[in-house]
Context: one part of a larger RNA
RNA sequence: CUCUCUCUAAGGAACUCGGCAAAAUAGCCUCGUAACUUCGGUAUAAGGGGUGCCUUUAAAAAAUAAGGUCGCAGUGACCAAGCCCGGGCGACUGUUUAACAAAAACACAGGUCUCCGCAAAGUCGUAAGACCAUGUAUGGGGGCUGACGCCUGCCCAGUGCCGUAAGGUUAAAGAAGUUGGUGGACCUGAUCAAAUUACAGGGAAGUCGUCAACUAAAGCCUCGGUGAACGGCGGCUGUAACUAUAACGGUCCUAAGGUAGCGAAAUUCCUUGUCGGGUAAGUUCCGACCCGCACGAAAGGCGUAACGAUCUGGGCGCUGUCUCGGAGAGAGGCUCG
Repeated sequence: CUCUCUCUAAGGAACUCGGCAAAAUAGCCUCGUAACUUCGGUAUAAGGGGUGCCUUUAAAAAAUAAGGUCGCAGUGACCAAGCCCGGGCGACUGUUUAACAAAAACACAGGUCUCCGCAAAGUCGUAAGACCAUGUAUGGGGGCUGACGCCUGCCCAGUGCCGUAAGGUUAAAGAAGUUGGUGGACCUGAUCAAAUUACAGGGAAGUCGUCAACUAAAGCCUCGGUGAACGGCGGCUGUAACUAUAACGGUCCUAAGGUAGCGAAAUUCCUUGUCGGGUAAGUUCCGACCCGCACGAAAGGCGUAACGAUCUGGGCGCUGUCUCGGAGAGAGGCUCG
C1' cells in the first nucleotide's frame, strides 16, 4: 500500500449522476391504525407499550394477575421488515436476452374482427400421410387490442377485402381446344452408285407447317358495400366602441378536414416556455396554462384500488457516503535477513 472486518469525538447526505455502499428497522404479545378502494383490500399501514429470573394463586402445561429479585441492558448472543408522501409506465401472479439488459419488453384473463359445416379452415410433406382432433361453431385457425370503469368521433377518393355479372376488356398477334381447307414438307414413280434439288403424279391415314371459322371462364374495368381493414383526418384572410383576441364572415382545396379526452407529456425543437408549490438557493419534481415544431381514440383514448428486485421527486429515521481523518484485527504485497 491492497483486500476482508471492527470501532470512532462533533456534525448527519455537507458525499455522489444517484444515500451507491454501510448503518438503521427486525421475533413474539398487546394497544392502535389514515387517505383511497374494485369493499376483498390498503395493513405487520403508521405509531405506542411489554418481554429475564423466583414465589403464590393450581395436580401439570400455557396464559393472566400479584408479590419479589438481578443487571447499563431480559426477542440480553445468533436469528430477524427501515418507514412515509407524490408522479410516470405496466392492471395483477407469471415469461425473457444460458455468459453485460428482468424492464415500461413478452405473456395474460377479457374485448373485437375474420376464416372454417368436417374428407373443415390452417400447417408440414413430391406423395402416401400427419397435426388440427379420437375435437365439431359454447369448437378450431389467424390478425389486432390487453384486468376493470367511462368511452371509442369524421373520411370508402387511393389500396385491400366482400358482394354483383347487364356491358367492355381478356380474344389484334402469339399460344390452347374443336372443325374445315391447303399441300410445302410427306407418299409414289422416273433418273442416279447413293443422296439432295428439279420433274410427273397422289390425298387413304398420321405428324409438322400454313389459312379460316368456332369455343369461352376466372381476372381486370364497371357498380355497390366495408375502418376494432392498410390508411387519412387542411390553407389563406377579414371582423367587436382602449388594446389584445376573435364567438362571426369571405375564399381556395379535399375522400374527409382531429370529435371526446389528454397535453412542454417515456411525445415540446425553440425551452431551464410562463405562473404557482416545495428549497436559503430546484435544467429534476408536483399543480396549472395551451403557442400540440410533431397527442388523440383497440399500432386504442382517458382514468383507476391492488401489485412491482420497475423509472422518477420529496421527507422521517439512520449512519465513516462525506467534513477528515484516526485506531484496531486478520490476509497479501513491499523492505531487510

The prediction has a mean pLDDT of 82.
Large-subunit ribosomal RNA, domain IV from Epipogium roseum, 337 nucleotides, folded computationally.
Taxonomically the source falls in Epipogium (Eukaryota, Viridiplantae, Petrosaviidae, Epipogiinae).